[in-house]
Large-subunit ribosomal RNA, domain II from a Pseudomonadota bacterium, 687 nucleotides, folded computationally. The full RNA is in RNAcentral, with records from ENA. The organism belongs to Pseudomonadota, within Bacteria. Model confidence (mean pLDDT): 81 of 100.
Context: one part of a larger RNA
RNA sequence: CCCAGCGAGUUUACGGAUGUUGCAGUCAAAGCGCCUAUGGCGCGAAGGCAUAGGGCAACCAAGUGUGAAGAGCGCGUCAAUAAGCAUCAUUCGUAAGACCCGAAGCCAAGCGAGCUUGCCAUGACCAGGGUGAACUUAGCAGAAAUGCUGAGGGAGGCCCGAACCCGUGGAUCGUUCAACUUCCUGGGAUGAGUUGUGGUAAGAAGUGAAAAGCUAACCGAGCUUGGUAAUAGCUGGUUCUCCCCGAAAUAGCUUUAGGGCUAGCCUUUAUCGCUGGUUUUGGAGGUAGAGCACUAGAAAGAGUAUCCUUGGCGAAAGCCAGGUGCUCUUACUAAACUUCGAAUGCCAAAGCUAAAGGAUAAGGAGUCAGAACGUGGGGGCUAAGCUCCACGCUCGCAAGGGAAACAGCCCAGACCUUCAUCUAAGGUCCCUAAAUUCAGCUCAGUGCAAAAUAAGGAAGUGGAGUUCCUCAGAUAUCUAGGAGGUUCGCUUAGAAGCAGCUAUCCUUUAAAAAGUGCGUAACAGCUUACUAGCUAAGGAAUUCUGCGCCGAAAAUGUAUCGGGGCUUAAGCUGAAUACCGAAGAUAAGGAUUCCGCCCGCAAGGGCGGAGUGGUAGGGGAGCGUCUUCAUUGCAGGGAAGUCUCGCCGAGAGGCGGGGUGGAGCAAUGAGGAGUGAGAAUGCUGGG
Numbered sequence: 001c002c003c004a005g006c007g008a009g010u011u012u013a014c015g016g017a018u019g020u021u022g023c024a025g026u027c028a029a030a031g032c033g034c035c036u037a038u039g040g041c042g043c044g045a046a047g048g049c050a051u052a053g054g055g056c057a058a059c060c061a062a063g064u065g066u067g068a069a070g071a072g073c074g075c076g077u078c079a080a081u082a083a084g085c086a087u088c089a090u091u092c093g094u095a096a097g098a099c100c101c102g103a104a105g106c107c108a109a110g111c112g113a114g115c116u117u118g119c120c121a122u123g124a125c126c127a128g129g130g131u132g133a134a135c136u137u138a139g140c141a142g143a144a145a146u147g148c149u150g151a152g153g154g155a156g157g158c159c160c161g162a163a164c165c166c167g168u169g170g171a172u173c174g175u176u177c178a179a180c181u182u183c184c185u186g187g188g189a190u191g192a193g194u195u196g197u198g199g200u201a202a203g204a205a206g207u208g209a210a211a212a213g214c215u216a217a218c219c220g221a222g223c224u225u226g227g228u229a230a231u232a233g234c235u236g237g238u239u240c241u242c243c244c245c246g247a248a249a250u251a252g253c254u255u256u257a258g259g260g261c262u263a264g265c266c267u268u269u270a271u272c273g274c275u276g277g278u279u280u281u282g283g284a285g286g287u288a289g290a291g292c293a294c295u296a297g298a299a300a301g302a303g304u305a306u307c308c309u310u311g312g313c314g315a316a317a318g319c320c321a322g323g324u325g326c327u328c329u330u331a332c333u334a335a336a337c338u339u340c341g342a343a344u345g346c347c348a349a350a351g352c353u354a355a356a357g358g359a360u361a362a363g364g365a366g367u368c369a370g371a372a373c374g375u376g377g378g379g380g381c382u383a384a385g386c387u388c389c390a391c392g393c394u395c396g397c398a399a400g401g402g403a404a405a406c407a408g409c410c411c412a413g414a415c416c417u418u419c420a421u422c423u424a425a426g427g428u429c430c431c432u433a434a435a436u437u438c439a440g441c442u443c444a445g446u447g448c449a450a451a452a453u454a455a456g457g458a459a460g461u462g463g464a465g466u467u468c469c470u471c472a473g474a475u476a477u478c479u480a481g482g483a484g485g486u487u488c489g490c491u492u493a494g495a496a497g498c499a500g501c502u503a504u505c506c507u508u509u510a511a512a513a514a515g516u517g518c519g520u521a522a523c524a525g526c527u528u529a530c531u532a533g534c535u536a537a538g539g540a541a542u543u544c545u546g547c548g549c550c551g552a553a554a555a556u557g558u559a560u561c562g563g564g565g566c567u568u569a570a571g572c573u574g575a576a577u578a579c580c581g582a583a584g585a586u587a588a589g590g591a592u593u594c595c596g597c598c599c600g601c602a603a604g605g606g607c608g609g610a611g612u613g614g615u616a617g618g619g620g621a622g623c624g625u626c627u628u629c630a631u632u633g634c635a636g637g638g639a640a641g642u643c644u645c646g647c648c649g650a651g652a653g654g655c656g657g658g659g660u661g662g663a664g665c666a667a668u669g670a671g672g673a674g675u676g677a678g679a680a681u682g683c684u685g686g687g
Base pairs, nucleotide, nucleotide: 001687002686003685004684005683006682011096012095013094014093015092016091017090018089019088021086022085023084025049026048027047031043032042033041034040035039053060054059063075064074065073066072099237100236102234106227107226108225109224110223111222117201118200119199120198121197122196123195124194125193126191128160129159130158131156135152136151137150138149139148140147141146164188165187166186169184170183171182203219205215206214207213240622241621242620243619244618245617250263251262252261253260254259264367265366266364267363268362269361270360271359272358276353277352278351279350280349281348282347283346289340290338291337295334296333297332299330300329301328302327303326304325305324307323308322310321311320312319313318370395371394373392374391375390376389377388378387379386400411401410402409415590416589417588418587420586421585422584426580427579428578429564430563431562435577437575438574439573440572441571447566448565456550457549460547461546462545463544464543465542466541467540468539469538478533479532480531481530483507484506485505489501490500513528517526518525591612592611593610594609595608596607597606598605599604623676625673626672627671628670629669630668631667632666633665634664641660642659643658644657645656646655647654648653
């Protein structure tokens, strides 16, 4: 991992609701009697519920309480469906193990010191080598104390180092030789040493040279059994079919936040016929926008003030500048400004429309982690696949087509069948169904991707304007001129158009600057403005705009056109007509739910209409298994089971033929459940 078997809403009591059957008031506890005796039947009216309510009560009563009230109000009466009691069934609640499995834990009683810790008793063990304390003694010196030297001696938690004990560093092993090993290396090795045997101390207790260590391979409280099915607001799992409807991820409160309760939203039943959509009309309002009339802010100018501890000048007067207040003009800003002021939305009425929707009562829920996207906002950085609200939409619970792939985007809501038709979004060169249509633009492979690359730069190129020059000849090219006072003045070593400063005149002229740029040390030289001629028809500047260009760098391999590939496109903009394209619509047939009409006692049938995606969840109808009772059947001329083939049913499933098998089995009706397996790191067995 696979297969088979087992494996999870049960039972009792009480209560609510719905249905069923019975009674018309209803039921029968204790007790008694009978019997087929854990039970059944009968007798039994204590008592419960109902028959009248209201009030705290006295009490009154179809009324009563409150109240001064004969008012008002509360709860009743009345009318209708009826209401009531009991049995059984279904469903929900409460109490219990309460759908099943799952803790870590808590307590009690026992069992453990053959592991290990401490202690007690009694035994055992420690190769060899080294060092050489006390003390003794001999000799020498000395008056002595004492000292020196030699010999003996053999102390020590002494030294080196086997056995033995330990476990420092590294390697090894790490499905191991081993649930802590092996190898090398290392520490102690006469001691607080090591060790055998026997004994002793234990679970809130022991023992501990103390690490919360050890107490039989996991000890901050051992193990076993019991309380015990502890509890688990947590995780996992929870078994047949079809049909109808169909959510929520919000509010309030919560030792509450991943849990709950009530409401909201779903469903079922009954009643009401109130509501929904749309159009018109009439309303309330202060948002978007706009504005500056208030409040507040902020800019410029002018005027004015018996204002100012302002600055400069001045002896002062005063002048100039400034500040502040007020007035005026101009142009502004505001969620907590408004002289104004929409669109939507909201309220009401009327018309139209509707199987759409609503209200009330009762039964059953689930939901309380939401997500993206668009829009209006708050927070943040006008950051986030960010966060918090509001309105909408999809996903959630939605398949299909498009976006290459892609919950939340675009189109569109799958009852079934069909090798039929028309479309949506999106597409139509090939992959790939369908156009190689038309007119412009783009040359950058820009682009062929929804969005997205800046400031800045550029005779890229298309379009639209405005102004100026121009056959009285423009612009460009070419030819010629471009002068004189003058080297203006100042400055300067020099300054002559051309370092710099100031001024920028006059003359001759067709025209020519007290000089546009090179250049010189300064001159010179070249050139420009300006003028004439030649030529010949457009030229110059500027604004707006379409599409492009540079700016433009990333890590495995082109590498975000899906790819091939595409340039009068297969790109971009505009236009037209076709076509393709979905589970959409249509066509044909069929199934089913609800509504209306008709037929029918009913079951049901016919016609018409509207429906039939669906998680949590509500409701309805069924299939199958085991078993009980009743009835009817089958079976050695072959039951169940099992293998296989065929048929029927919308499905769970059913029926039949054949093989095997060898003794029981089925249908119908009614009842009862240990009643349906793919998942629970499920349990047991097998492979």